[in-house]
């Protein structure tokens, strides 16, 4: 230098054009003499940046950034 893949909640990841989700974690509550466990609830997201297509983009296209792998 070229090619491929990935970037979504604190972490691990779903989500193939029409209201952004799960598990774990955090906080609060119930329960217990107390802790843990269990159960209930709540909060937490400019979907990596910028642009394009579209009535509408996390999703499709382009540039850039970051990371992983491969070729030379």
């Nucleotide at each position: 230098g070229c090619c491929u893949c990935a970037g979504u909640a604190g972490c691990u990841c779903a989500g193939u054009g029409g209201c952004a989700g799960a598990g774990c974690g955090a906080u609060g509550g119930u329960u217990u003499u107390g802790u843990a466990a269990a159960c209930c609830a709540u909060a937490g997201g400019u979907c990596g940046c910028g642009g394009g297509u579209c009535c509408g983009a996390u999703u499709c296209c382009c540039u850039c950034c970051u990371g992983a792998g491969g070729c030379u």
A computed fold for a 72-nucleotide RNA from a Microcaldota archaeon, annotated as transfer RNA. Rfam family: tRNA. By type it is a transfer RNA. The sequence is in RNAcentral, with records from ENA. The source organism's lineage runs through Archaea, Nanobdellati and Microcaldota.